The RNA shown here (transfer RNA) has 71 nucleotides and comes from Clypeaster rarispinus. NCBI's taxonomy places the organism under Eukaryota, Bilateria, Echinodermata, Euechinoidea, Clypeaster. The RNAcentral record of the sequence draws on ENA.
RNA sequence: GCCCCUAUAGUUGAAAUAUACAACAAGAGCUUUUCACGCUCUAGGUUUGAGUUAGAGUCUCAAUAGGAGCU
Numbered sequence: 001g002c003c004c005c006u007a008u009a010g011u012u013g014a015a016a017u018a019u020a021c022a023a024c025a026a027g028a029g030c031u032u033u034u035c036a037c038g039c040u041c042u043a044g045g046u047u048u049g050a051g052u053u054a055g056a057g058u059c060u061c062a063a064u065a066g067g068a069g070c071u
Base pairs, nucleotide, nucleotide: 001070002069004067005066006065007064010024011023012022013021026042027041028040029039030038047063048062049061050060051059
């Protein structure tokens, strides 16, 4: 230099273009003499920029970051 893959909550993963979800973790409450377990609630988000579409996490292009291959 070329080509391929990946990027979603603090972490690990879902989401046929149609309300962004779950588990664990975090915070609060209930329960308990206390802790743990258990139950309830809360907060937390699509790497960036364009495009297509009535509507994009999803499709297209470019960029960035990470990973593999060729030279």